Predicted 3D model of a 676-nucleotide part of an RNA (large-subunit ribosomal RNA, domain II) from Clostridium fermenticellae. The full RNA is in RNAcentral, with records from ENA and SILVA. The source organism's lineage runs through Bacteria, Bacillati, Clostridia, Eubacteriales and Clostridium.

Context: one part of a larger RNA
RNA sequence: GCCAGCGAGUUACGGUAUGUAGCAAGGUUAAGUACUUAUGGUACGGAGCCGGAGGGAAACCGAGUCUGAAUAGGGCGACCAGUUGCAUGCUGUAGACCCGAAACCGGGUGACCUAUCCAUGGACAGGAUGAAGCGGAAGUAAAAUUCCGUGGAGGUCCGAACCGCGUUGGUGUUGAAAAACCAUGGGAUGAGCUGUGGAUAGCGGAGAAAUUCCAAUCGAACCCGGAGAUAGCUGGUUCUCCUCGAAAUAGCUUUAGGGCUAGCGUCGGGACUGAGUAAUGGAGGUAGAGCACUGAAUAGGCUAGGGGCUUUAAAAAGUUACUGAACCUUAUCAAACUCCGAAUGCCAUUUACUUGUAUCCCGGCAGUCAGACUGCGAAUGAUAAGAUCCGUGGUCAAAAGGGAAACAGCCCAGAUCAUCAGCUAAGGUCCCAAAGUGUAAGUUAAGUGGUAAAGGAUGUGGGAUUUCUAAGACAACUAGGAUGUUGGCUUAGAAGCAGCCACUCAUUUAAAGAGUGCGUAAUAGCUCACUAGUCGAGAGAUCCUGCGCCGAAAAUGUCCGGGGCUAAAACUUACCACCGAAGCUAUGGACUCGUAAGAGUGGUAGAGGAGCUUCCUGUAUGGAUUGAAGCCGUACCGUAAGGAGCGGUGGACCGUACAGGAGUGAGUAUGCUGGC
Numbered sequence: 001g002c003c004a005g006c007g008a009g010u011u012a013c014g015g016u017a018u019g020u021a022g023c024a025a026g027g028u029u030a031a032g033u034a035c036u037u038a039u040g041g042u043a044c045g046g047a048g049c050c051g052g053a054g055g056g057a058a059a060c061c062g063a064g065u066c067u068g069a070a071u072a073g074g075g076c077g078a079c080c081a082g083u084u085g086c087a088u089g090c091u092g093u094a095g096a097c098c099c100g101a102a103a104c105c106g107g108g109u110g111a112c113c114u115a116u117c118c119a120u121g122g123a124c125a126g127g128a129u130g131a132a133g134c135g136g137a138a139g140u141a142a143a144a145u146u147c148c149g150u151g152g153a154g155g156u157c158c159g160a161a162c163c164g165c166g167u168u169g170g171u172g173u174u175g176a177a178a179a180a181c182c183a184u185g186g187g188a189u190g191a192g193c194u195g196u197g198g199a200u201a202g203c204g205g206a207g208a209a210a211u212u213c214c215a216a217u218c219g220a221a222c223c224c225g226g227a228g229a230u231a232g233c234u235g236g237u238u239c240u241c242c243u244c245g246a247a248a249u250a251g252c253u254u255u256a257g258g259g260c261u262a263g264c265g266u267c268g269g270g271a272c273u274g275a276g277u278a279a280u281g282g283a284g285g286u287a288g289a290g291c292a293c294u295g296a297a298u299a300g301g302c303u304a305g306g307g308g309c310u311u312u313a314a315a316a317a318g319u320u321a322c323u324g325a326a327c328c329u330u331a332u333c334a335a336a337c338u339c340c341g342a343a344u345g346c347c348a349u350u351u352a353c354u355u356g357u358a359u360c361c362c363g364g365c366a367g368u369c370a371g372a373c374u375g376c377g378a379a380u381g382a383u384a385a386g387a388u389c390c391g392u393g394g395u396c397a398a399a400a401g402g403g404a405a406a407c408a409g410c411c412c413a414g415a416u417c418a419u420c421a422g423c424u425a426a427g428g429u430c431c432c433a434a435a436g437u438g439u440a441a442g443u444u445a446a447g448u449g450g451u452a453a454a455g456g457a458u459g460u461g462g463g464a465u466u467u468c469u470a471a472g473a474c475a476a477c478u479a480g481g482a483u484g485u486u487g488g489c490u491u492a493g494a495a496g497c498a499g500c501c502a503c504u505c506a507u508u509u510a511a512a513g514a515g516u517g518c519g520u521a522a523u524a525g526c527u528c529a530c531u532a533g534u535c536g537a538g539a540g541a542u543c544c545u546g547c548g549c550c551g552a553a554a555a556u557g558u559c560c561g562g563g564g565c566u567a568a569a570a571c572u573u574a575c576c577a578c579c580g581a582a583g584c585u586a587u588g589g590a591c592u593c594g595u596a597a598g599a600g601u602g603g604u605a606g607a608g609g610a611g612c613u614u615c616c617u618g619u620a621u622g623g624a625u626u627g628a629a630g631c632c633g634u635a636c637c638g639u640a641a642g643g644a645g646c647g648g649u650g651g652a653c654c655g656u657a658c659a660g661g662a663g664u665g666a667g668u669a670u671g672c673u674g675g676c
Base pairs, nucleotide, nucleotide: 001676002675003674004673005672006671011094012093013092014091015090016089017088018087019086020085021084022083023082026050027049028048032044033043034042035041036040054061055060064076065075066074067073097236098235100233104226105225106224107223108222109221115200116199117198118197119196120195121194122193124190126158127157128156129154133150134149135148136147137146138145162187163186165185168183169182170181171180202218204214205213206212211220239611240610241609242608243607244606249262250261251260252259253258263368264367265365266364267363268362269361270360271359273358274355275354276353277352278351279349280348281347282346288340289338290337294334295333296332299329300328301327305323306322307320308319309318310317371396372395373394374393375392376391377390379388380387401412402411403410416589417588418587419586421585422584423583427579428578429577430563431562432561436576438575439574440573441572442571443570449565455550456549459547460546461545462544463543464542465541466540467539468538476534477533478532479531480530482507483506484505487501488500489499513528517526518525590601591600592599593598612665614662615661616660617659618658619657620656621655622654623653630649631648632647633646634645636643637642
């Protein structure tokens, strides 16, 4: 891992509701006793319990009573059948659907591992170093001291055994081993190693101290018990079909992943309402707008006050490129501004139409309290987020089908079943791939289509305005582009062209600036404006607009799903046809509701209803060695759970009908046991 078996809402006693049966203003026995065909039943047993009257704290009164001074008012009553079994739903107390802690407490068992201690024993090859002391010699006045020898100290050195050594590397890592092996390394006369016996015990011991050890277990050992501890947590919870069908919100909560009440679901009963559209009548201060208020805020004018300056003994006066309330003009802004002010929405009325119980009340039972995305309106944020938080719709959740390549939340559309029938929706119609290489008119040249901004550009289509032009435009070519003058100033120089100044002049002219750019040290030189000629028909500028271009760098492979597409298979506009879903229609069937006509039947949590099956019991009735159950095979029946028939195997029990009762249904619990 697979297969088989086992494996989870039970039982007792109360409560409550529903159904059903008995009796009914009553209902009912409990313990017990007697009898009996004796784990059972029958009879007796009225103690007790519920109901039949309530009110009051009570005394007490009583269809009333309490409060009260009250005959008032008010509160609770007076009307309404109960009760005992049985069954079912839910609930309380119990382990209470099952499995699951870490822990807590009690009583015991452990120091054969290991920590420390006590008693008594044992072992430590060999080599090296050479302390004190002692002897001798030298030395001294004597010493000190030095030298030689002897001696044999030491948590001394090297190194086997031994080690309570485990440094470094490797192997091993379902190991040979739940800590080892190989190589290398540390200590090795000591705070050393070791045998045997003994001591210390868990709210404890021991500890050269690490939360370290106390039998592979240690921030409190192990075993048994309290014990089925508790678990607002996780997981699991077993047959079928039918009807309806949620919630992820509010309030409160040592509450936030739990609960309670309400909301939303379902079932039963009772009322006779409800919703939508139209019309009519209302309240309102949002969007927008505005500046009349409150504030913010622009420029100017006018002008109190203030500052500066002048003047003055003071008062006063004058003045000011300073500041500046109010006022006027001008142009603005506001969730907590409003002189104004919608659309929707909301409330109400009756009428009309649609729907047809969708509404409300009472009672039983729930589930839900983590929501998600999307359109619109706001907030928070950065007018960021697949972000957060509200409101209002939708979808998903609990919804399959078609489209969007794929894609819970987007678009279309809500699957009762069957059909080799038809029509459509969104979306599509060259091929993959069902249906147009459709029609008409344009656009795009960028593969734009088939990603993106500010900004940029003689891309190209359409429209508008305007200027020049056969008295010849625009472009090109030919020629001219001069003179006073090198204007004045500045400057080393400044000559059209470094810079400054100037109503920037005047002359000759067809025309020519006191000069448009390049250039020179300054000149020179080239060029432009401007003019003529050649040529011969359009040329220039501005604005609006359609489609394109650049801007444009990312990690597997190019952002059309691919092939591929250019008078399109792209885009815009108009039109026709077709394809396309579980939609709609057609035909047939099932079930629910309904007298019928007809309508309905997606579904998680959940509520309700109807059934199938297993085992046992009772009553009745059957089958079986001429072959029961079980197992294997099988094309039959039933809407399903399921049920037959036949054949084989097997070798002794087993059905059917009705009723009763449950250890009654397995795929999931890292389930349990066994087999492979």